Model confidence (mean pLDDT): 81 of 100.
A computed fold for a 74-nucleotide RNA from a Deltaproteobacteria bacterium, annotated as transfer RNA.
RNA sequence: GGCGAUGUAGCUCAGGCGGUUAGAGCACUGGUUUCAUAAGCCGGGGGUCGCUGGUUCAAGUCCAGCCAUCGCCA
Numbered sequence: 001g002g003c004g005a006u007g008u009a010g011c012u013c014a015g016g017c018g019g020u021u022a023g024a025g026c027a028c029u030g031g032u033u034u035c036a037u038a039a040g041c042c043g044g045g046g047g048u049c050g051c052u053g054g055u056u057c058a059a060g061u062c063c064a065g066c067c068a069u070c071g072c073c074a
Stems, first nucleotide, its partner, number of pairs: 001073007010026004019057001028044005050066005
């Protein structure tokens, strides 16, 4: 340099043929329980969906460019 894959919560990951409110587990946090801690149970907070632009009535999802990481080729 060329080709391909991946990028969504602090971490690991879902997200149907574009459809209006973006989710799970763990973690964090308040309560409950206990002599106390952990576990359990009830509740809560947390997201520019990598960045910019485009298409559309509507984009995490489609298109283009760029960035980062990984793999293959040279």